The part of an RNA shown here (large-subunit ribosomal RNA, domain I) has 535 nucleotides and comes from Prochlorococcaceae cyanobacterium jk18x1bzbins.87.
It matches the Rfam family "Bacterial large subunit ribosomal RNA".
Context: one part of a larger RNA
RNA sequence: GGCUCACGGUGAAUACCUUGGCACGCAGAGGCGAUGAAGGACGUGACUACCUGCGAUAAGUCUCGGGGAGCGGGAAGUAAGCUUUGAUCCGGGAAUUUCCGAAUGGGGCAACCCUGGGGCAACCCAACGGCUAGCUGAAUCUAUAGGCUAGUUCGAGUCAACCCAGCGAACUGAAACAUCUUAGUAGCUGGAGGAAAAGAAAGUAAAAACGACUCCCUCAGUAGCGGCGAGCGAACUGGGAUCAGCCUAAACCAAUCAUUUCGAUGAUUGGGGUUGUGGGACAGCAAUGUGGACCAGGAAUUCUAGAAGAAGCGUUUGAAUGACGCACCAUAGAGGGUGAUAGUCCCGUAUUCGAAAGAUAAACUGGCCUAGCUGUAUCCCGAGUAGCACGGAGCACGUGGAAUUCCGUGUGAAUCUGCGAGGACCACCUCGUAAGGCUAAGUACUCCUGCGUGACCGAUAGCGUAUAGUACCGCGAGGGAAAGGUGAAAAGAACCCCGGGAGGGGAGUGAAACAGAACAUGAAACCGUGAGCCU
Numbered sequence: 001g002g003c004u005c006a007c008g009g010u011g012a013a014u015a016c017c018u019u020g021g022c023a024c025g026c027a028g029a030g031g032c033g034a035u036g037a038a039g040g041a042c043g044u045g046a047c048u049a050c051c052u053g054c055g056a057u058a059a060g061u062c063u064c065g066g067g068g069a070g071c072g073g074g075a076a077g078u079a080a081g082c083u084u085u086g087a088u089c090c091g092g093g094a095a096u097u098u099c100c101g102a103a104u105g106g107g108g109c110a111a112c113c114c115u116g117g118g119g120c121a122a123c124c125c126a127a128c129g130g131c132u133a134g135c136u137g138a139a140u141c142u143a144u145a146g147g148c149u150a151g152u153u154c155g156a157g158u159c160a161a162c163c164c165a166g167c168g169a170a171c172u173g174a175a176a177c178a179u180c181u182u183a184g185u186a187g188c189u190g191g192a193g194g195a196a197a198a199g200a201a202a203g204u205a206a207a208a209a210c211g212a213c214u215c216c217c218u219c220a221g222u223a224g225c226g227g228c229g230a231g232c233g234a235a236c237u238g239g240g241a242u243c244a245g246c247c248u249a250a251a252c253c254a255a256u257c258a259u260u261u262c263g264a265u266g267a268u269u270g271g272g273g274u275u276g277u278g279g280g281a282c283a284g285c286a287a288u289g290u291g292g293a294c295c296a297g298g299a300a301u302u303c304u305a306g307a308a309g310a311a312g313c314g315u316u317u318g319a320a321u322g323a324c325g326c327a328c329c330a331u332a333g334a335g336g337g338u339g340a341u342a343g344u345c346c347c348g349u350a351u352u353c354g355a356a357a358g359a360u361a362a363a364c365u366g367g368c369c370u371a372g373c374u375g376u377a378u379c380c381c382g383a384g385u386a387g388c389a390c391g392g393a394g395c396a397c398g399u400g401g402a403a404u405u406c407c408g409u410g411u412g413a414a415u416c417u418g419c420g421a422g423g424a425c426c427a428c429c430u431c432g433u434a435a436g437g438c439u440a441a442g443u444a445c446u447c448c449u450g451c452g453u454g455a456c457c458g459a460u461a462g463c464g465u466a467u468a469g470u471a472c473c474g475c476g477a478g479g480g481a482a483a484g485g486u487g488a489a490a491a492g493a494a495c496c497c498c499g500g501g502a503g504g505g506g507a508g509u510g511a512a513a514c515a516g517a518a519c520a521u522g523a524a525a526c527c528g529u530g531a532g533c534c535u
Base pairs, nucleotide, nucleotide: 001534002533003532004531005530006529007528008527009526016485017484020457021456022454023453024452025451026450027449028448029446030445031158032157039100040099041098042055043054044053046078047077050074051073061094062093063092064091065090066089070082071081105114106113107112115126116125117124118123128155129154130152131151132150133149134148135147136146162193163191164190165189166188167187173180177227203210204209214241215240216239217238224232225231245438246437247436248382252271253270254269255268256267257266258265259264276416278381279380280379281378282375283374284373285372291369292368294367295366296365297364302359303358304357306353307352308351312326313325314324315323316322327344328343329333335347336346337345387411388410389409390408391407392406393405397423418433419432420431421430422429472479473478492519495506496505497504498503
């Protein structure tokens, strides 16, 4: 020096555990905000750095309920104290709620500075825009614009995804690349709701018919589109989910007002009326029932604290829930805890019950709204609209034979013997009735609340975080960690010894201290000690 064995050190893997995550399901909620939000700053405790709570009434105040023995937040300490005259705690309601922040009296480098008015003071008021009313009031006579004042439970800001709309890429694919694709995606902006959007046929069809919209399955990777490349890609039908239909404009009538050439015309309000087997006005005849998504009342119910809740002992053990022995309950043998594995020890579970206050709101009651039949001459049936030309967009459809839909410029009809559509266009036939509006459910999503589940993870995993957007990095936008486990219980090692201490040796605790806080298990690399063998 090497090899082997034994015993250690270091180290943290492994198995075990879980306070934390992940993914779903069923319900709820889907907002909060000038009555000052979201989010913060600064304070606030006897002692208080951090977190949590709270706001100068500051780990809290009042009140109404629940609850029943301790409390004094995490947090273990000391102290002052509180509490069966019911505290702490849980739930409903109320009060207080500094400063910043839409931030709103003015300013500002957020959490600061400086004002005016009223009032003795406490305190209150003072931003901008919209709307309403009043007073004023230009160019310009009447007027209007504008200004001022008052009133106003109107707006603003924020918020995860879902929704609608406006603007709108590129990498990429086409094995290059330009039409095309990626994709109307990402991103930016505006707006809204608990859903949004769409929606009661100028529809879909095809010789048969259906009957608003939305969503799912199918049709179907079909018909088509396409440098006919890459790729893109329907619809009808059929089967389901859910079902719901309505209101206006006009004709006509009446009232009021204005204008008037006295023929009327216009405006406002009320009545009337709402559709395609055409409807209505108009003329004639006739009726008190049905429904409603609206308003008011109404309270069943449910939610926000809770309550009752069966049945086991002995031996063994450090400890019994295990084993052995003998029992019991069960509408309860879900789950968790307890010194090892517990139906019968504890919390619970099955089952049953419960609200002063707040929220929820079914049935029901009232109000309000709501219908028909016949007839034919006349009148009405949504205009710078439909259509057309040109230029674009969107439709699965890239200009194509390109319908249908939308936008821009120009042009520009008809009123039921009308008009549109059925994929150029025409005829026939069929279907519908544009140019006004509203509409629940079925559908999408989850920042959030409750309950529950898992052939989901178990500390290099699972969220980035077993709490952390912390430490740290960056001027900034922004980036962004590591880090869990003594023991059943601190019983956390009094006292003695070595040492300056660190550390260790005794003693003691404990089932165990090779569980001693650098603490459960404790692999390997790596470093030693001892022995044997070889050189």

NCBI's taxonomy places the organism under Bacteria, Bacillati, Cyanobacteriota, Cyanophyceae, Prochlorococcaceae.